[in-house]
C1' cells in the first nucleotide's frame, strides 16, 4: 500500500503555548487576527484489549491502544425516485476500528 467486515444526523474547554491558515480531493458554503493548524493540559466516546457480572438478543466500568473534541463525513458530484430552488433513497469516494496479506 491492498483487501475484508463494522460505523459514520449523538457526544466532547470562556484553559496554555503558538502566529496564518483550516474544513481529505473537486465545486460551492463555512471556519478564523475576537486567534487557523500544529504541540501541551482537559475532555468525549466505547472500535479492539483488559477488569467485573454472567452464559441472553448482553450489560457494566473506563486500565491500556487507537480515534475523535463547528456546520449530517458542513452540502454537493455517480444513478434512481418524486416533480421542479427541491424531497427521499443507494453507489462512489473518504475517516475510524479490528482482522488478514
Nucleotide at each position: 500500500c491492498g483487501c475484508u467486515c463494522a460505523u459514520c444526523c449523538a457526544g466532547a474547554g470562556u484553559g496554555g503555548u503558538g502566529g496564518a491558515g483550516g474544513g481529505a480531493u473537486c465545486g460551492g458554503c463555512c471556519c478564523u487576527u475576537a486567534g487557523a493548524a500544529g504541540c501541551c493540559c482537559g475532555g468525549c466516546a466505547a472500535c479492539c484489549a483488559g477488569c467485573g457480572c454472567g452464559u441472553g438478543u448482553a450489560c457494566g466500568c473506563a486500565u491500556g491502544g487507537u480515534g475523535c473534541c463547528a456546520a449530517u463525513u458542513c452540502c454537493g458530484g455517480c444513478g434512481g425516485u418524486a416533480g421542479g430552488u427541491u424531497u427521499c433513497c443507494g453507489c462512489a469516494a473518504g475517516a475510524u476500528g479490528a482482522g488478514c496479506g
Molecule: SAM riboswitch aptamer (S box leader)
Organism: Chloroflexia bacterium